[in-house]
Context: one part of a larger RNA
RNA sequence: GAUGAACGCUGGCGGCGUGCUUAACACAUGCAAGUCGAACGAAGUGUUUAUUCAAAGUUCUUCGGGAUAGAGAAUAAAUUACUUAGUGGCGGACGGGUGAGUAACGCGUGGGUAACCUGCCUCACACAGGGGGGAUAACAGUUGGAAACGACUGCUAAUACCGCAUAAGACCACAGCACCGCAUGGUGCAGGGGUAAAAGAUUUAUCGGUGUGAGAUGGACCUGCGUCUGAUUAGAUAGUUGGUGGGUAGAAGCCUACCAAGUCAACGAUCAGUAGCCGACCUGAGAGGGUGAACGGCCACAUUGGGACUGAGACACGGCCCAAACUCCUACGGGAGGCAGCAGUGGGGAAUAUUGGACAAUGGGGGAAACCCUGAUCCAGCAACGCCGCGUGAGUGAAGAAGUAUUUCGGUAUGUAAAGCUCUAUCAGCAGGGAAGAAAAUGACGGUACCUGACUAAGAAGCCCCGGCUAACUACGUGCCAGCAGCCGCGGUAGUACGUAGGGGGCAAGCGUUAUCC
Repeated sequence: GAUGAACGCUGGCGGCGUGCUUAACACAUGCAAGUCGAACGAAGUGUUUAUUCAAAGUUCUUCGGGAUAGAGAAUAAAUUACUUAGUGGCGGACGGGUGAGUAACGCGUGGGUAACCUGCCUCACACAGGGGGGAUAACAGUUGGAAACGACUGCUAAUACCGCAUAAGACCACAGCACCGCAUGGUGCAGGGGUAAAAGAUUUAUCGGUGUGAGAUGGACCUGCGUCUGAUUAGAUAGUUGGUGGGUAGAAGCCUACCAAGUCAACGAUCAGUAGCCGACCUGAGAGGGUGAACGGCCACAUUGGGACUGAGACACGGCCCAAACUCCUACGGGAGGCAGCAGUGGGGAAUAUUGGACAAUGGGGGAAACCCUGAUCCAGCAACGCCGCGUGAGUGAAGAAGUAUUUCGGUAUGUAAAGCUCUAUCAGCAGGGAAGAAAAUGACGGUACCUGACUAAGAAGCCCCGGCUAACUACGUGCCAGCAGCCGCGGUAGUACGUAGGGGGCAAGCGUUAUCC
C1' cells in the first nucleotide's frame, strides 16, 4: 500500500459498487420455461336466427276462462367471439448457479482439418400446390389400484405417420478428360445405371413446406509452445505401441477379433500432494512476487455412480431408465423427491442480506399479430463492507469571565475557546412544483432525481496515541504489585512507558486491533 474481511469503541447524509471465502451439508414454502386455436379433432361458454313450451304484468269476463305480453327454458342451425385437457410444432442444449473433480490439448497463444457437423437466419437455383393408405390420443363404455398410475373394447383428425409419381442439381457404385497439390489425394466438365422429397393455414396482406449449393453463426477434432510442489516417488505400460477390419458427422485402440512387440522416462516417465484456467486484480521504479472475489472468455459439475433415448445440438440442473444413500406418503401391495436458480430455513462458522416490486427499459422463448412467459434483467429493501463527495456552522468578540488542571501562590494553561453581537442555511426536517429514461401508446423505480419557498444554529464527533523508533508532557494513585508491550524494554516510593485527570499529537464518520499478500 491492499482486502469479498472479521472483532472492539463510535456513528449524520448522499452517490456508485460489493455482500456464505466455512458444510459440492440437509432442505419446509412460493416462484424460476413456456408458447402457438392462423397445424388438428373434440368439449364448453357466449352472440344471432328459427321452432316449441311459457311466468309476472295489462285488458275483457257469464268468474269457468279468453286476448295480449313476452322474463325464461329446451331443440336445431349459423356465424363469429372466447376458453382449453389432448394430438402436433418450436423452445425446455439458451439464460441462471457452483468450483466438487481436473496437472489435462483442461486453459492461454499460434496453426491445421486433402478427416468434420451446423436447427433458426441470409442469398441463389429447382420444385409441390399431384395422387393414395393405415393408424392413434382426446372422447365413449367396461374395469384394476389406497394412491401414483393404468388395462381392455369401440370411434375420429392433422403441418402426426407410411407408401406411389416426378428429380435440374445431390448421394451411391462404374468408367473418361482437363487442371492442381501437401503423402493419402483435391477441383471442374461430360456419360449411362441405381436411391431418396414435399403440407398446408389464413382475415388473400402473407406465413409456412421439399431438395441442393453458398454464406454467416455455433460447435467437433488434431497439433507447436507455455502452464504448481515432491527423487525421503526411478522405473512405468498388455488395449499397452503398431498393422488389417468394424464404428462415428469425422481422424484415431475409440472398440473388437487376429497378427507383430513395441511405447514412455533423469530434457524427470510413473506415483503422491495441491489446484478449475485466462483476461485481469494487488504490490513494485521496473524485473519480479502474490491472488484468480465482483465483471468478461473457456472448461467441468447438477444428491452419489452408471446408461442411453429424443433431437440440428444433450449423454440433458428444474427430462427418462437402473443402482446406492437420505427424506416423505401408504390401505404395507406400492409410490414420491432432489435449491451448486431467486428469496427463505436449519446446520457449520469470526463472518456475509428481503420468503420485496415490475416486465417500464435491455435482451431471451413462442406466436402472422395482439399478446403470453421470463427470480435473466431493471429496480427497491438490509449492512460504514469498500471507494468518492458533503456536513456537524461563518464573522466578530479580552472583563483574557466562570469552571477545571497546575503552581515557586505571583501566576500559568485550557483560550477567541465559551458567553455576547452580526450573519448564513449545505445536509436533515416542512410545504409547493416535478422530470429524462419511451420511437404513437405503455414508467416498477417514484411523487424518486431536480427546482422553489418558509423555518430554526438548531438534529449531526468520535477513535487511537503522547519512553525511543514516532508527531505529541505534567499531576495524582500504585509500589517488580496491579499492569503495559510491534521491537528495545517499563513497574522494587518522586514512573513523561501501569491506572486516572488536565493538556497535547494524529486521523476523522470513522478510528484502532487481528488475519493475509507485496
This is a predicted structure of a 518-nucleotide part of an RNA (small-subunit ribosomal RNA, 5' domain) from an uncultured bacterium. It matches the Rfam family "Bacterial small subunit ribosomal RNA". Rfam links the family to the GO terms ribosome and structural constituent of ribosome. The RNAcentral record of the full RNA draws on ENA, Greengenes and SILVA.